[in-house]
Predicted 3D model of a 72-nucleotide RNA (transfer RNA) from a Patescibacteria group bacterium.
Its mean pLDDT, the model's own confidence on a scale to 100, is 83.
RNA sequence: GCUCUCGUAUUUCAACGGAUAGAAUAUGGGCCUCCGAAGCCCAAGACACAGGUUCAAUUCCUGUCGAGAGCA
Numbered sequence: 001g002c003u004c005u006c007g008u009a010u011u012u013c014a015a016c017g018g019a020u021a022g023a024a025u026a027u028g029g030g031c032c033u034c035c036g037a038a039g040c041c042c043a044a045g046a047c048a049c050a051g052g053u054u055c056a057a058u059u060c061c062u063g064u065c066g067a068g069a070g071c072a
Stems, first nucleotide, its partner, number of pairs: 001071007011024003018055001027043005048064005
């Protein structure tokens, strides 16, 4: 330099173009307990950035940024 894959919550991952973007884990609060742990309930928390297509985009297209792999 070229090609390909990926970027979503603290972390690990989901989500036919259409419901309020969901689960586990971590965090905070409550219940329980003599106190903790475990368990149960509740809360807060995210689509890398900018455009485009569409009635509607996390999803499709383009560019930028970042990570990884392959070729040279």